[in-house]
């Protein structure tokens, strides 16, 4: 300094133009002498950032951040 890829709740993820969804944690209640496990509920994510296309954008196109590779 060039080429790919990825960035979504605290963790891991899926969502490939029109309801943002899982598991796991994490709260509250129920059960137990108490924990665990089980059951029901619930909180929680301006979708890395700006701008564009588009009636609409987490998707779709750029730029610029942050990560991982690859070449040099």
């Nucleotide at each position: 300094g060039g080429g790919g890829g990825c960035g979504u709740a605290g963790c891991u993820u899926a969502g490939c133009g029109g309801g943002a969804a899982a598991g796991c944690g994490c709260c509250u209640g129920c059960u137990u002498u108490g924990c665990a496990u089980g059951c029901a509920g619930g909180a929680g994510a301006u979708c890395g950032u700006c701008g564009g296309u588009u009636c609409a954008a987490a998707u779709c196109c750029g730029a610029c951040c942050g990560c991982c590779u690859c070449c040099a």
The RNA shown here (transfer RNA) has 72 nucleotides and comes from Candidatus Terrybacteria bacterium RIFCSPLOWO2_01_FULL_48_14. The RNAcentral record of the sequence draws on ENA. Taxonomically the source falls in Candidatus Terryibacteriota (Bacteria, Bacteria candidate phyla). It matches the Rfam family "tRNA". About the family: Transfer RNA (tRNA) molecules are approximately 80 nucleotides in length. By type it is a transfer RNA.